[in-house]
RNA sequence: CGCUCGACUGCGGGAGAGACUGGUUUUCUCCAGCGCCGAAGGAGCAACCGCCCCGGAAACUCUCAGGCAAACGGACCGCAGUCCGAGC
Numbered sequence: 001c002g003c004u005c006g007a008c009u010g011c012g013g014g015a016g017a018g019a020c021u022g023g024u025u026u027u028c029u030c031c032a033g034c035g036c037c038g039a040a041g042g043a044g045c046a047a048c049c050g051c052c053c054c055g056g057a058a059a060c061u062c063u064c065a066g067g068c069a070a071a072c073g074g075a076c077c078g079c080a081g082u083c084c085g086a087g088c
Stems, first nucleotide, its partner, number of pairs: 002088004006083008018034001020033004035068003041064001042062003048056003
C1' cells in the first nucleotide's frame, strides 16, 4: 500500500399482525379487557461444529419484552466512511 473479516457511523431498501372495545384525554397520551404478529432484545430445543467434561449454534420454537393506521422502531441486505482491532 492492497485485500478480507470485525466494531462503529451515515445513506438506501426493509415484513407480519385490531386505525378493536371500554374508561381517561380537545388531540396526543395513559389504564384495563379480549384477539393477534415475529425480523429489536431475551429464552428454549436442535441439525451441525469444536478444544468433545463441556461449550458454540438458526431466519426453527416460545412470546417475557417488543409490536398490530401513520410516525418511531425493525433482523437482514447493499454502498460509503472511520477506528487501528485481527488475518493474508
This is a predicted structure of an 88-nucleotide RNA (Glycine riboswitch aptamer) from Devosia limi DSM 17137.
Taxonomically the source falls in Devosia limi (Bacteria, Pseudomonadati, Hyphomicrobiales, Devosiaceae).
The prediction has a mean pLDDT of 79.
It matches the Rfam family "Glycine riboswitch aptamer". Its family is annotated with glycine biosynthetic process in the Gene Ontology. From the family's description: This family represents the bacterial glycine riboswitch.
The sequence is in RNAcentral, with records from Rfam and Ribocentre.